The RNA shown here (transfer RNA) has 82 nucleotides and comes from a Patescibacteria group bacterium. Its Rfam family is "tRNA". Rfam classes the family as a transfer RNA. The sequence was found in a public genome assembly.

C1' cells in the first nucleotide's frame, strides 16, 4: 500500500428472503424465601418525554412504501499479501 472479515443495550449474542430492533443469557436493582447467607423463584432493567409519541446497530450518505440487512465513502479491530 493492497486483499479480506468483523464491528447491534453494561457483557456475550439473536434478528430467517430486506417488513415488530434489543429474543435468549450474564450482570445489575427491588421482591420472596432464611436466624443470616447462598442457591432458586418473581418482576424490572437501552436512551429522550409526565404521557402521547420519538431516537437508538461504530460515523455519514444514498437506494427502497420500507435498512442492522442492499449500495458507496470514513474509522476502529483482526487476519492475509507485498
Nucleotide at each position: 500500500g493492497g486483499g479480506c472479515a468483523u464491528g447491534u443495550g453494561g457483557c456475550g449474542g439473536a434478528a430467517c428472503u430486506g417488513g415488530u430492533a434489543u429474543a435468549c443469557g450474564c450482570g445489575c436493582a427491588c421482591g420472596u424465601c432464611u436466624c443470616a447467607g447462598a442457591a432458586g423463584c418473581g418482576u424490572g432493567u437501552c436512551c429522550c418525554g409526565c404521557a402521547a409519541g420519538g431516537g437508538u446497530u461504530g460515523a455519514g450518505a444514498g437506494u427502497u412504501c420500507a435498512a442492522a440487512u442492499c449500495u458507496c465513502u470514513c474509522c476502529a479491530u483482526g487476519c492475509c499479501c507485498a